This is a predicted structure of a 390-nucleotide RNA (Bacterial RNase P class A) from Miniimonas arenae. Rfam family: Bacterial RNase P class A. Rfam describes the family as follows. Ribonuclease P (RNase P) is a ubiquitous endoribonuclease, found in archaea, bacteria and eukarya as well as chloroplasts and mitochondria. Rfam classes the family as a ribozyme. The sequence was found by an Rfam model in a public genome assembly.

[in-house]
Order: sequence, then structure tokens, then C1' cells
RNA sequence: UGAGCCGGCCAGGCGGCCGCGUCCCCCGAUCGCCUCGGCGUGCGGGGGCCGAGGAACGUCCGGGCUCCACAGGGCAGGGUGGUGGGUAACGCCCACCCGGGGUGACCCGCGGGACAGUGCCACAGAGAACAGACCGCCCGUCGCGCCCCUCGGGGCACGACGAGUAAGGGUGAAACGGUGAGGUAAGAGCUCACCAGCGCACCGGGUGACCGGUGCGGCUCGGUAAACCCCACCCGGAGCAAGGCCAGACAGGGAGCGAGCUGCCCGCUCGAUGCUCCCGGGUAGGCCGCUGGAGGCGUGCGGCGACGUACGCCCGAGAUGGAUGGUCGCCACCCGCCGUCGGGCGACCGACGGCGGGGACAGAACCCGGCGUACCGGCCGGCUCAUCCC
Repeated sequence: UGAGCCGGCCAGGCGGCCGCGUCCCCCGAUCGCCUCGGCGUGCGGGGGCCGAGGAACGUCCGGGCUCCACAGGGCAGGGUGGUGGGUAACGCCCACCCGGGGUGACCCGCGGGACAGUGCCACAGAGAACAGACCGCCCGUCGCGCCCCUCGGGGCACGACGAGUAAGGGUGAAACGGUGAGGUAAGAGCUCACCAGCGCACCGGGUGACCGGUGCGGCUCGGUAAACCCCACCCGGAGCAAGGCCAGACAGGGAGCGAGCUGCCCGCUCGAUGCUCCCGGGUAGGCCGCUGGAGGCGUGCGGCGACGUACGCCCGAGAUGGAUGGUCGCCACCCGCCGUCGGGCGACCGACGGCGGGGACAGAACCCGGCGUACCGGCCGGCUCAUCCC
């Protein structure tokens, strides 16, 4: 200098004018209460503080909180799946192991079990799982042709039938280990040596997944569990329209004896001025829940790390048809074109000036922890590879 890998961060700034929401203060009018000092709901005007995000999003996963019995037993059902740790918890995160990719930094893995059983394996192919003879190879019998002959027979080629063979060819994602030697009619783990793989035992290292080594064995046992299934662990249901309180409106009628807690069983709780269901009628107002919390930032300590802990500082939206905006100016940033200057042999690079253009994705609604997805652009740090110079 070029090409990459990983991690973290920002999401324009300042000012003028106009506007919006919660809360607080002041003033004004009206209404209500009153112990006549005042107080309160709503309304209007003025002032003040604060006022979206890295994803507030999707609502995919986990938890807090609320109610149901503060949640019970069994079945059914669902989820997770290498090991160790972190956490309130997780399907998240960290570290490691194994497998795969990359020269490398690094990245990817829906990563338990296929001798518990069952199922499936398209097309092609003869045969797809206790396999299979299409071509080929070998042997036998028969037929036919040719050649040789010491006339007994022998050899070669072709065809048919029967038998053997998994070495070779061919099909396929996958064809029942690989190489060599022996063996054989031809072959074959049929036998042997080495290698790969599997299983068992032992030794060493590691908390563990696992890794390294030695010996023995039968010789080889295909894939698929996001197919059923098996194993281990986890999971009660519904959700802030949860749930509670106040005010107001209406018109009741009928049926049932059970209803709720999970789909079923058990069990528990409530229950005839009760409860459930159906039809009809009314209302759809206010308050609490509501935002201070597994909270944020900084420093120290422990840990490889995720994270934990101690101390200090800070308080940062609570709307309910749903506020957090619009416009103008200046500056900064990015892109394109043009001009001047500088550097370089050059492609080109840099600085300044002018003109034109651009600024995304998106928006709280009970609150957190994650994951996934979207995004104009920019900044910082660490590392790798290639080339050149010292």
C1' cells in the first nucleotide's frame, strides 16, 4: 500500500419563529362544599421542568407482576438435546470438545440414541439391506463349424441350458472395507501382513465432553430420529382488555344444578336471598395498577470469559384516538460535476473553492432479559494474508 477477519460506538450540532403531552406554579371567570379563613373538579390565559430507539419493530423464546388453590398427584401433550459454567430464567450468553470450511485472522453446525423395536430410501439400476448375476470371468452337458492326430482322442470359436463367482465394467447420493501376497476352475477376509473402522480391557492426561497409547477380538456390522419411537432434563392455565375501586344507566324473562382450578382422572375450593347458560335491555365514564428497576454510569476487587461483588454518583416519557413535531438560517458530514494548486514516470491521490443533490430504518403503551429482522452514512480499537522498503 492492497485485500480481508473480529469487537465496540454514534445516529447530526447551534439558534430564531410556530405548535403538542404529563406534572408543578400564578392569574381570571363559573360551579360545588364550608367552621366564611378558605378548599376542590373541570375550563381559559401565562410561566417552568421533562419528553422515544438501537432496534422502541416482529411478538419468536424466557422471567417478574396479577388472578385462578402462591399451584397439588397421575395420564395425555409440548419443549430442549456435545461438556462445563453464567443467569431470576431461557431455545440466550461465555469457555472448551468434536465435525466441516478457509493459506490465515476466523467462520459454520436443528451436535443424545440407528445391535430396543417398527417404518422409509425417489430416479437410474440386475440388485437399496440378514442384497444382487445385466455385461464379463470360470466349469459342466448338448448342438454345430474348423484344425491337428500315433484314429483312442485333443484343441479353438459360436449358440442354448445348468451351476459357480461380488475380483473387473456399468447404474446411483449410497452397491456390504483398502493395498499387496498366498490360494482357486475362476473368485471371494477363504487365509496372512499392513492400514482404516468397530467393540472390549488396561495405562496416562482432563471436573467433563474428550484426547494420547498398548493389547485382544470377530473380520466390516449402510443412511434416515426437523419418521414413529427410546433416553435424560424442563414445562399448571390465562393475561394490564391481568386485577381492584368509585360513579351512573336498564326491564326483565327462560332453562339447568352444578361451577372454577388444564384436555381427562383424582384431589381441592365455592355454592339455592347462590352459581352457570341462553334471549332481551342498559352503559362503554373516572381512579388505582403506572413506572425507582434482576435500573443506568464510574472506579476497585474476583474470574480466561459470560458474569459476580463492594463503594460512590444519577433519576431519564407515562399518552388513552393515543404527545415527543413543522419551518427557516448557519456550521459540520456524505455523493456527483467543474476549476486552481501540490505530490507521483504513470494509473491516481491530497488540499482549497464553486454549483447541484442527500440524511436512512423506524416510533413507547405493564415492566425487564434475549433472539431475529430493517437501516443513509460515519468513527474507534485489535488481528490476519500478500507485496515493497529499512